[in-house]
RNA sequence: UUCAGUCAAAGGCAAACCCACCGAAAGGUGGCGACGCAAAGUCUCCGGUCUAAAGGGCACGAGCCCCAGGAUAGCGGGACCGCCGGA
Numbered sequence: 001u002u003c004a005g006u007c008a009a010a011g012g013c014a015a016a017c018c019c020a021c022c023g024a025a026a027g028g029u030g031g032c033g034a035c036g037c038a039a040a041g042u043c044u045c046c047g048g049u050c051u052a053a054a055g056g057g058c059a060c061g062a063g064c065c066c067c068a069g070g071a072u073a074g075c076g077g078g079a080c081c082g083c084c085g086g087a
Base pairs, nucleotide, nucleotide: 002087003086005084012037013036018031019030020029021028022027035074041080042079043078045077046076047075048072049071050070055066056065057064058063
């Protein structure tokens, strides 16, 4: 440097539920807790998915529809960086 993560060791992260807070929502943060994860480390560049506040349209009565600049990195791809031993 490359390859694979079968073995060992040290460790790491933390789904769902519940509680608190933030948010219009999706969702996020913290606590609790472990379903899982060898990048479940970082980044929305591409595709997907979720939400639809503002804005627009319809109704003009509740409401309905469109729309991402919101969210998801634990949906996939990509970029960057990284631990351990093995070959």